[in-house]
Context: one part of a larger RNA
RNA sequence: CUGGGCGUAAAGCGCGCGUAGGCGGUUUGGUAAGUCGGUUGUGGAAGCCUCGAGCUCAACUCGAGAACGGCGACCGAAACUACCAAGCUAGAGUGCGGUAGAGGGUGCUGGAAUUCCUGGUGUAGCGGUGAAAUGCAUAGAUAUCAGGAAGAACACCGGUGGCGAAGGCGGGCACCUGGGCCGUGACUGACGCUGAGGCGCGAAAGCUAGGGGAGCAAACCGGAUUAGAUACCCGGGUAGUCCUAGCCCUAAACGAUGGAUACUUGAUGUGGGUGAUUUAAGUUCAUCCGUGUCGAAGCUAACGCGUUAAGUAUCCCGCCUGGGGAGUACGGUCGCAAGGCUGAAACUC
Numbered sequence: 001c002u003g004g005g006c007g008u009a010a011a012g013c014g015c016g017c018g019u020a021g022g023c024g025g026u027u028u029g030g031u032a033a034g035u036c037g038g039u040u041g042u043g044g045a046a047g048c049c050u051c052g053a054g055c056u057c058a059a060c061u062c063g064a065g066a067a068c069g070g071c072g073a074c075c076g077a078a079a080c081u082a083c084c085a086a087g088c089u090a091g092a093g094u095g096c097g098g099u100a101g102a103g104g105g106u107g108c109u110g111g112a113a114u115u116c117c118u119g120g121u122g123u124a125g126c127g128g129u130g131a132a133a134u135g136c137a138u139a140g141a142u143a144u145c146a147g148g149a150a151g152a153a154c155a156c157c158g159g160u161g162g163c164g165a166a167g168g169c170g171g172g173c174a175c176c177u178g179g180g181c182c183g184u185g186a187c188u189g190a191c192g193c194u195g196a197g198g199c200g201c202g203a204a205a206g207c208u209a210g211g212g213g214a215g216c217a218a219a220c221c222g223g224a225u226u227a228g229a230u231a232c233c234c235g236g237g238u239a240g241u242c243c244u245a246g247c248c249c250u251a252a253a254c255g256a257u258g259g260a261u262a263c264u265u266g267a268u269g270u271g272g273g274u275g276a277u278u279u280a281a282g283u284u285c286a287u288c289c290g291u292g293u294c295g296a297a298g299c300u301a302a303c304g305c306g307u308u309a310a311g312u313a314u315c316c317c318g319c320c321u322g323g324g325g326a327g328u329a330c331g332g333u334c335g336c337a338a339g340g341c342u343g344a345a346a347c348u349c
Stems, first nucleotide, its partner, number of pairs: 003321004007303002012317001014201004021194003025088007033081002035077008049065006091191001092188003095184005103177007110154001114150008125136002162169002206247006215241002220236004258316006266294011298305002322349003331342004
């Protein structure tokens, strides 16, 4: 480079915003760059191919013709792409009217539980396990009652439920704030899709500084178990877990399935709208958006997927190319560090 691929065989960047680029709805007119037709020039010789000829044949050689990816000029066509001009409203966006939600941020606040402290009652055990022991307790524990303090997490509701681009989000209230959906069809008039670089977000753990520290708990110390037990079980326990500010940038960051658009039988549950039916609640029907299950056709190596496609197509991006060596070495770059990103080869099967 080409081909074939990327749910599970190697392969979808963790997610978004967006630059360049690539691609792009509909109508009319124009231009003629791409495109198409004609004419013409050029496309050295040799070689290849065809026909013929010369060495006794062949190789070889000679003659003629054809061919020669193409390139240029002129004349012409205008469907498609492109460009120019003017429109359109089905894409996209705005407005207006509604609506659901653990979407985000800040502050305030509530109850249960746990631990600790003080006091009361009360006495010999408590705790823990397979069984025990370490441990706690007559300096009064465990249990129980009252009061107080602190930190962290929010039972029930809760759902196969909702929201968010992903990571993720769950007590209550207020304020600030993002997005979605439905209805309307008033406005703009292709303003769109994707997106190399770039920028931002990004669980947990980890790092820096300062706070905080109830419970839990790497490391660590004991007790058991065991042949041993640097474990599983038990008693303790420090980082950490929490907050503020700043880093780190990884993951089975998973639907192991990039994004967008269009098309292609259905059944059933559930969340949010709208319309119709109904006096009303309800029920039923229609429709739009989301989220599940089962399944036509089709696809698939099979498993399975199946209008939320892994079906049928188009556009754009990313990625794969036998296993090990290896996500290693070297270099570069980012980071305080840990390390991240990029990423080989020898050799070997």